[in-house]
Transfer RNA from a Candidatus Nanoarchaeia archaeon, 75 nucleotides, folded computationally. It was read from a public genome assembly. The source organism's lineage runs through Archaea, Nanobdellati, Nanobdellota and Candidatus Nanoarchaeia. Rfam family: tRNA. It is annotated as a transfer RNA.

RNA sequence: GGGCCCGUAGCUCAGCUUGGUUAGAGUACUUGCCUCUUAAGCAAGGGGUCGAGAGUUCAAAUCUCUCCGGGCCCG
Numbered sequence: 001g002g003g004c005c006c007g008u009a010g011c012u013c014a015g016c017u018u019g020g021u022u023a024g025a026g027u028a029c030u031u032g033c034c035u036c037u038u039a040a041g042c043a044a045g046g047g048g049u050c051g052a053g054a055g056u057u058c059a060a061a062u063c064u065c066u067c068c069g070g071g072c073c074c075g
Stems, first nucleotide, its partner, number of pairs: 001074007010027004020058001029045005051067005
């Protein structure tokens, strides 16, 4: 230098292929219940503008371009 993959909640990920209901799950966290207490269990709740920017579109996590970070392969 070239090619491919990944980046979404504190953490691990789904959703992207085929654009369209309000961005989800598990876990963690907070509160309550339960318990002599803790843990476990049960219930509720908070937490994101999907790596950044631009473009296309009525509408973008999803399509296109550039850039940033990480990984693999080739030279």